[in-house]
């Protein structure tokens, strides 16, 4: 240094639920709250995967509806990048 990760130290993050706000939704923000986390830090067309379908596009005889599609999302699914500490 790498791997690794302690009933170690120091610091940190914050699931669900609830409250308020935004959004069509997924989801996000704030508060409250801790299920958990050694990367639960960062990265989302331009790696894989997942969620959503208002508008738009496709499909349709058709403007409704239905169906399909992400350019909308998820980094607390994997992955990539960076990084604190140091027992075995």
């Nucleotide at each position: 240094u790498c791997c690794c990760g302690a009933a170690a130290a120091u610091a940190g993050c914050a699931a669900a639920a609830c409250u308020g706000g935004c959004g069509a939704a997924a989801g996000c923000c704030a508060g409250c709250g801790a299920c958990g986390c050694a990367a639960a830090g960062c990265u989302a067309c331009a790696g894989g995967g997942g969620c959503u379908u208002a508008a738009g596009c496709g499909a349709u005889a058709a403007u409704a509806g239905c169906c399909g599609c992400a350019u909308g999302c998820c980094a607390g699914c994997c992955a990539g990048c960076u990084g604190c500490c140091g027992a075995a």